[in-house]
The RNA shown here (transfer RNA) has 71 nucleotides and comes from a Candidatus Aenigmatarchaeota archaeon. The same sequence occurs in records of 2 taxa. Rfam family: tRNA. Rfam's curators write: Transfer RNA (tRNA) molecules are approximately 80 nucleotides in length.
This record gives sequence, structure tokens and C1' cells, in this order.
RNA sequence: GCGGCUAUAGUCUAAUGGUAGGACUACAGCCUUCCAAGCUGUUAAUGAGGGUUCGAAUCCCUCUGGCCGCA
Repeated sequence: GCGGCUAUAGUCUAAUGGUAGGACUACAGCCUUCCAAGCUGUUAAUGAGGGUUCGAAUCCCUCUGGCCGCA
């Protein structure tokens, strides 16, 4: 330099173009003499920009980061 794959919460992982869901973590409460465990609840996410569309995490383009291959 060229090609391919990939990017969703602190972590992991879903979502046929139609209200972004689950698990762990964190926080609060319950329970407990205390801690742990358990139960209940809460917070938190679509890498950036643009396009298509009534509607985009999803389709298209560019960029950025990561990984792989070729040179």
C1' cells in the first nucleotide's frame, strides 16, 4: 500500500427496517447480630460523519479504532 472481518452499558451477549432486551457488575432497599448468599428495585449502551427510508443498531458511503491475510 491492497483486501477481508469487526465496533451495542464497566464486562459478556441478543435484537426480521418499527418502544434497544438479557446476564454479570455497580447502587439502593429487604433479610441477617455482622459479612457472604438470597429476594426486590434502580442507573447505565448502538465508535464518528453523511446518505436511503414514513421510520436505521440493522441497508449504502466515508472516516476512526481493533483483528486477520497479501505485498
The RNAcentral record of the sequence draws on ENA and MGnify.